[in-house]
Molecule: FMN riboswitch aptamer (RFN element)
Organism: Jeotgalicoccus nanhaiensis
RNA sequence: UCUUUCGGGGCAGGGUGUAAUUCCCAACCGGCGGUAAUCUUUUUAGAAAGCCCGCGACCCGUACGGUAUUUAUUUUCGUAUGGCUGAUUCAGUUAAAGUCUGAAGCCGACAGUUAGAGUCUGGAUGGGAGAGAGA
Repeated sequence: UCUUUCGGGGCAGGGUGUAAUUCCCAACCGGCGGUAAUCUUUUUAGAAAGCCCGCGACCCGUACGGUAUUUAUUUUCGUAUGGCUGAUUCAGUUAAAGUCUGAAGCCGACAGUUAGAGUCUGGAUGGGAGAGAGA
C1' cells in the first nucleotide's frame, strides 16, 4: 500500500391521565484510542476512566475532481479539510490521585409520536473512531 472480517448498550415495577417505555417515583445503559500508584499472570504480557486528554456518530460549511441537469440555479458521488460537539465533586490513603477506595452527584445528536424520549420508532441492511487477519 492492497484485500478482507469485525466494529453500541439500556425504562423492571409503580403513579397521574382520554392518551406517556416521552411527565412523576423508581429502574437501566456507557462506542474507539491514550493515560493510570491497582489487579491478573502465561511477566519484552494482559485487564482497569461515560463526566482527564483526544476521536467517532448527528448537524452546518469549504476546496478540488467526477456525475446528472440547467439560461442561471441545482442534484449526487469521491478525496481533503474547517466549524459545532454533554457531564464531578467531597472524604480517605499517599511523596504525588483527574484514574485507587468510599460516598454523593451529573451527562447523553437529529426527526417522529394520541403527551415533552440517553433507553421506543426512523434515517441506518447506512456511516464510523478503530480492532483483527491475509498478501